[in-house]
Molecule: c-di-GMP-I riboswitch aptamer
Organism: Desulfocucumis palustris
RNA sequence: CACCGAAAAAGGCAAACCUGUCGAAAGGCGGGGACGCAAAGCCAACGAUCUAAGGUGGAGUUAUUCCACUAUGAUGGCCGGGUUACCGAA
Numbered sequence: 001c002a003c004c005g006a007a008a009a010a011g012g013c014a015a016a017c018c019u020g021u022c023g024a025a026a027g028g029c030g031g032g033g034a035c036g037c038a039a040a041g042c043c044a045a046c047g048a049u050c051u052a053a054g055g056u057g058g059a060g061u062u063a064u065u066c067c068a069c070u071a072u073g074a075u076g077g078c079c080g081g082g083u084u085a086c087c088g089a090a
Stems, first nucleotide, its partner, number of pairs: 004088002012037002017032006035077001041083003047078001048075003054070006
């Protein structure tokens, strides 16, 4: 240095839930809170999953409405991949 991840040390992040806020929603952000995580740091132009405002089609209807499809939206704590990084036992 690389690989690797300990009955080590210093720490770090923060699920569900509650709450405020943004959003059509999925979900994001702030506070509380810890299920867990050796990358649960960052990257969404590999896949996968979620949502359906807008668009398209259909049904119904005075109108409202209902159903299906669709990402340009979302998830990095789903996976693959890239990239950066603390410590140093076997």